[in-house]
């Protein structure tokens, strides 16, 4: 220089062949307990790294661009 992988909730990750975003855990709140912990039960919390572009529609597909890890030269 060149190719690649990754980037999606405070954390660690699914998210199928584009139809519009979840789980665990952690947090607030209730239950239950003589009181905490465990356990249930509920809740908020997301500009999907960022610009643009295709499309009726983009987390997913195209450009280019930051960040992260690797090859190779």
């Nucleotide at each position: 220089g060149u190719c690649c992988u990754c980037g999606u909730a405070g954390c660690u990750c699914a998210g199928c062949u584009g139809g519009a975003a979840g789980a665990g855990c952690g947090u607030g709140c209730g239950c239950c307990u003589c009181c905490u912990a465990a356990g249930c039960g509920u809740a908020a919390g997301g500009u999907c790294g960022g610009u643009g572009g295709u499309u009726c529609a983009a987390g997913c597909c195209c450009a280019c661009u930051c960040g992260u890890g690797g090859a190779c030269g």
The prediction has a mean pLDDT of 81. This is a predicted structure of a 73-nucleotide RNA (transfer RNA) from an uncultured Erysipelotrichaceae bacterium. Its Rfam family is "tRNA". Gene Ontology term of the family: triplet codon-amino acid adaptor activity. The family's RNA type in Rfam is transfer RNA.